This is a predicted complex of two RNAs, RNase P RNA and transfer RNA, with 481 nucleotides together. The coordinates come from a structure-prediction model, not an experiment, and the mean pLDDT is 79. Rfam match: Bacterial RNase P class A. A reference for the family is Frank and Pace (1998), "Ribonuclease P: unity and diversity in a tRNA processing ribozyme", Annu Rev Biochem.

RNA sequence: GACCGGACGGCCGCUUUCCGCGUCUUCGGGCGCGGGGAGAGGAAAGUCCGAACUCCGCAGAGCAGUGUGCCGGAUAACGUCCGGGAGGCCGGGUUCAAGCCCGUCCGACGGAAAGUGCCACAGAAAACAUACCGCCCACGUCCUCACGGACGAGGGUAAGGGUGAAAAGGUGCGGUAAGAGCGCACCGCCGCCGCAGUAAUGCAGCGGGCAUGGCAAACCACACACGGAGCAAGACCAAAUAGGAAGGAAGUCCGCGAUCUGUUUCUUUGAACCGGAUCGCGAACACGUGCCGGCUCGGUGCGUCAAACCUUCGGGUAGGUCGCUAGAGCCUCGCAGCAAUGCGUGGCCCAGAGGAAUGGCCGUCCCACCGGAGCAAUCCGGCGGACAGAAUUCGGCUUACAGGUC
RNA sequence: GGGCGCUUAACUCAGCGGUAGAGUGCCAUCUUCACACGGUGGAAGUCAUAGGUUCGAAUCCUAUAGCGCCCACCA
Numbered sequence: 001g002a003c004c005g006g007a008c009g010g011c012c013g014c015u016u017u018c019c020g021c022g023u024c025u026u027c028g029g030g031c032g033c034g035g036g037g038a039g040a041g042g043a044a045a046g047u048c049c050g051a052a053c054u055c056c057g058c059a060g061a062g063c064a065g066u067g068u069g070c071c072g073g074a075u076a077a078c079g080u081c082c083g084g085g086a087g088g089c090c091g092g093g094u095u096c097a098a099g100c101c102c103g104u105c106c107g108a109c110g111g112a113a114a115g116u117g118c119c120a121c122a123g124a125a126a127a128c129a130u131a132c133c134g135c136c137c138a139c140g141u142c143c144u145c146a147c148g149g150a151c152g153a154g155g156g157u158a159a160g161g162g163u164g165a166a167a168a169g170g171u172g173c174g175g176u177a178a179g180a181g182c183g184c185a186c187c188g189c190c191g192c193c194g195c196a197g198u199a200a201u202g203c204a205g206c207g208g209g210c211a212u213g214g215c216a217a218a219c220c221a222c223a224c225a226c227g228g229a230g231c232a233a234g235a236c237c238a239a240a241u242a243g244g245a246a247g248g249a250a251g252u253c254c255g256c257g258a259u260c261u262g263u264u265u266c267u268u269u270g271a272a273c274c275g276g277a278u279c280g281c282g283a284a285c286a287c288g289u290g291c292c293g294g295c296u297c298g299g300u301g302c303g304u305c306a307a308a309c310c311u312u313c314g315g316g317u318a319g320g321u322c323g324c325u326a327g328a329g330c331c332u333c334g335c336a337g338c339a340a341u342g343c344g345u346g347g348c349c350c351a352g353a354g355g356a357a358u359g360g361c362c363g364u365c366c367c368a369c370c371g372g373a374g375c376a377a378u379c380c381g382g383c384g385g386a387c388a389g390a391a392u393u394c395g396g397c398u399u400a401c402a403g404g405u406c
Numbered sequence: 407g408g409g410c411g412c413u414u415a416a417c418u419c420a421g422c423g424g425u426a427g428a429g430u431g432c433c434a435u436c437u438u439c440a441c442a443c444g445g446u447g448g449a450a451g452u453c454a455u456a457g458g459u460u461c462g463a464a465u466c467c468u469a470u471a472g473c474g475c476c477c478a479c480c481a
Stems, first nucleotide, its partner, number of pairs: 001406004006365007014039011041387001045398002048396005053230004060297004065226005070084005085109001087106002090103005111220001115219002117215003132161002134157004139152005169187006188210001189208004194203003234322004244313005251285002254282009264272003286304007315480003329348003333344004366385002369382005407477007416430004424461001432448005454470005
């Protein structure tokens, strides 16, 4: 790392399904008896990811939010899997040394020269650097015959010491007053270019003495993905109740029609014009509200004076059928591929219950432990056999697990 | 079955990268004849557990454990 995770037999019992008989029937079926078939897992678990399926006015745009993050492939999809790359720990080899090479193992492995933030304590200094000790130079005073030493002030120095998790490229040689990429070689870094590779990246060349510390499981920027809820989803039937109570808003204008009515004109009944009120319909804008996961826009439904809707309280029922298990299903063989996996042939049907079945006892064997007998092989007796149990279904991850096989 | 939240002193809570805090309670002491109240001082913590990121974790991430809350249908 892969696989198994007690075996066989008998008796009694449970769930489901089929057949037969009996019985009841509202003709749908129910009940009883007998017989046959099937009946937990590698994790059925955690619910951590990804889907199928179902509903939500088919879910639009922007913002916000969440997740993922080397490259390529696999896949229905994934944060999973496979292959590769770079990196790190350890061991070995090699080099003066840094480093390089080989082997094994590991993993949440993009960006820190876009910006912001943090880096406690210690330390001289913690990010456009810094002089505490030390080292070196020259000056002044003092001591000394002198070499030199002590003290003071000034300058140089990041090699050495010390602090720290981390100290401003590393190693070696040269160089220097002492030092320093100050110079050179190698390694690292940055830029440009070439070759190989699908790519990550690797190799080689040229140029630059080097600027650019760490943290993104800090904010963030970049790229990609994501509508929400979940089988108590949802559909149908049946039964019952008080079809209950409280709270939550917003209006104007125009047109048409009907009814009523006022004024004016016409000789009168009456008619015409103009106007007013009420009602209805239509359209516009406005407002309110529900829904479209949050906000804004946008869309859409209803409404604009009391109905629908929303929230809270109260009331009733906790019955049946479907969803429900033939599926990204399992096994064998072949082909393609390094592999994950895909394609094809043949065969198989493998729980569907729903307060929830899959259990108990006995016998034989297996394994482990204990005690006894035996020189030993072995025998006898006792005790034990893990983790855990389907609840719509799959693909993964993670976690738990006595013992055994390869 | 499904969806969420919490765990810090005996209790109730704060703290959200840099030495773990408050109130109540507890203990000692002062005060009182004695008790209560009051004053002063003190103790008490595996920050639920384990692993990781980081120089550094109660705090950030992951897993595990324990506890708590919500959800049906009808009108």